[in-house]
Order: sequence, then C1' cells, then structure tokens
RNA sequence: GGAGUGGUUCGGGCGAUCGCGCUAGUCGCAGCUUCGGCUCGCGGCGGUGAGGAAAGUCCGAGCUCCGCAGGGCAGAAUGCUGGGUAACGCCCAGGGGGGGAGACCCCACAGCCAGUGCCACAGAAAACAAACCGCCUGCCGUGAGGGGACAUACCCGAUGGGUAGGUAAGGGUGAAAAGGUGGGGUAAGAGCCCACCGCGUCUCUGGCGACAGAGACGGCACGGUAAACCUCAUUCGGAGCAAGGCCAAAUAGGGGAGGAGAGGUGGCCCGCCUCGUCAUUACUCCCGGGUAGGCCGCACAGAGGUGUCGGGUAACCGACGCCCCAGAUGAAUGAUCGUCGGGCGCUGACCUUCGGGUCGCGCUUACAGAACUCGGCUUAUAGGACCACUCCCUUC
Repeated sequence: GGAGUGGUUCGGGCGAUCGCGCUAGUCGCAGCUUCGGCUCGCGGCGGUGAGGAAAGUCCGAGCUCCGCAGGGCAGAAUGCUGGGUAACGCCCAGGGGGGGAGACCCCACAGCCAGUGCCACAGAAAACAAACCGCCUGCCGUGAGGGGACAUACCCGAUGGGUAGGUAAGGGUGAAAAGGUGGGGUAAGAGCCCACCGCGUCUCUGGCGACAGAGACGGCACGGUAAACCUCAUUCGGAGCAAGGCCAAAUAGGGGAGGAGAGGUGGCCCGCCUCGUCAUUACUCCCGGGUAGGCCGCACAGAGGUGUCGGGUAACCGACGCCCCAGAUGAAUGAUCGUCGGGCGCUGACCUUCGGGUCGCGCUUACAGAACUCGGCUUAUAGGACCACUCCCUUC
C1' cells in the first nucleotide's frame, strides 16, 4: 500500500422567525363560593417533548380478567453440555460436525436395528440386493493354424458365436450401488484371510458435563431421508389496556310508592242503564341496570438509567454515589431562512513531493416515527468515526 474478518459508536450542530402537545411551577382573566378558598375553563411566562430501530408483532414476562382437585387425550413449541436471567425459542462459555489460505463464519446438533412411507431421471439393480458390458469355468457349434504320410483318416487347437453356471475386483448409470487402501489367495473373484484406517461392543484414563484419548474384542451386521408421518424427552390453561375498575345524561324499557271530587279501558255483571267497588293507565315522586360521555389504569420510581469499585473467562451479579427521562386519543414532538459540518461531482481557479491539498460552484444528508410497560430476536438504514485481528505485496 492492497484485500478482508469481528466489534463499538454517531447518524447532524448553532441562531432567528412562526407554530403544536403536555405541565404538581408562576402570574393574570373567567366561573363558583359557606368568602377560607376551589377549578369544567382561557391566556402569558417558565419547564419539557421520539428511536437505534419507536417498525414486524415473531418469542418471553410484568399487569388485568376469566377458568382451574388430580391425571390423561388433542394441539403447539423446543431438542449437544454447563452457566446467566423474572422468563425465553434469548445471551455467554464450552463440546461435536461443516466451510475458508487465515482472521473468522455456519449448524432444529434426539431417534430411520418400534412401525409406515418416499428415493425423480438415468441405470441390470434403489433395499430380506442385482449380472448390462467385462472376467472365469463346463458343454455345443465354428475351425485360422500346428502335429501326422499328401488337400483328406486321426490328434492338438487360436479367434469369434451359442448355452448352463460362477463372480461384485474393473467399466458404465446415478445425489447415493451394500466398508476404504494395500497384500495374500483364487479358474476368475470376494472380509475368503491378513495389516492399517473406518464402524460396533466392552474396559480404563481425563473432564461437573457434552465429549476426548488409549487398549482389548468383533470380520462388518445397520444405504439415504424424521423443517416425511411417527417415536422419545422437556415446556405450555385462555384472552388481552377495545384487559379491567369507577362515575354517569337525554330517550325508551324495568321495579316501588302516591293516586284526592274528576278522565280512558277492563272486571265484579246474563241484554241495557245508573250507582258502588277493584284493577290498570294517564299524572307525580323515588329506585335500579345498560348506552352516549367522562375519570382511573397511564407515565414520579421502575426486572429504570448512569458513574466508580468489587466478583466472574464471559453473559451477568453485588455495593455505593448521582439522575428522574415524552405522553396524545384523529392522535403534539414541526416548518422556513441563515450559517457551520459530513458525503459526492466539476473541460472551475491556485499549489504540488503527482499520492493529493486549499478555495469556489452545484447537488445531496438515510431508514423511519411512540400509544400499558419491560427483556430479546428479526428486518430497514444516505453517510461517517474508532478499536482489535487476518492474508498478500513492497521498502528498511
């Protein structure tokens, strides 16, 4: 100098003008008042006002209501070990496997000798193995050629063909072909036999453990696939702040009381009339439930933030000090201008040790925005800054 790996952090600063939400401050106004004050309200000043992800709503909790003797079925999630945590499917450390030259990265990382299913195409055969080519043996033809006395009898017989077998070494197919390499052995071959490696079982040693190492034995049995059904182990009751609690109109229902001399309807009463009486209704008052609306939950106190010290490899934990940190309900946290930054560009100007630097001009400055609250994960993000580490080249 180049190429990369892992992590931490920032993600605009300042000023002016205008504007918005909240406000346990303060002042004024307004309203009410038992004249002490109070607030359904309005305004000024002051204070305060988004994020690293506020996002996706994917996990885990707090909180709330409902359910619940115990157990099981169904369903879902998780699946190496040890630790952290309120908890987790998260985090840390380690083991094993895979990738990379390396820093480092990735892994649902239990079980297909309980059962069932699937393995396209190609291939002979894809699972209680299989014979397409090849190799080897027997038999039947063929019969170059040789022996023999000649072309002929007779004998031997290469090559090629057929047929019956053997063979899993070699070729070929495939993602995958029934342990691998080498030697012995054989008609040719084969764990048929042997050595090493792999695999399985047992023992010993080290480690809390996952696991690792060593030794002995076994001739090899068990193709792959469980983010295929399934099996095993562990965990899980449901719904969610529109949870839930409180206050509470108008109108229409419900319940109760009153109901006087009068009105309507009906009964006592078989037709009609009158009187009486009872019920009901109109009417008045009271009570209760729900709705609209309002208040709480809800933002002064927490699994809170931050600094120092201590423990721990780390995640994290403890002690002490300091801080108080948005809160709406059509939903505030903004807009414009100036200036200073950051980045990119230029037939621009100047300087240059030719790498670049200074000035000027133009463009650009992301992703996105709380809604009961936390802990995580995942995803998005213009452009920077810093730290540690790896590999290559060059120079000293």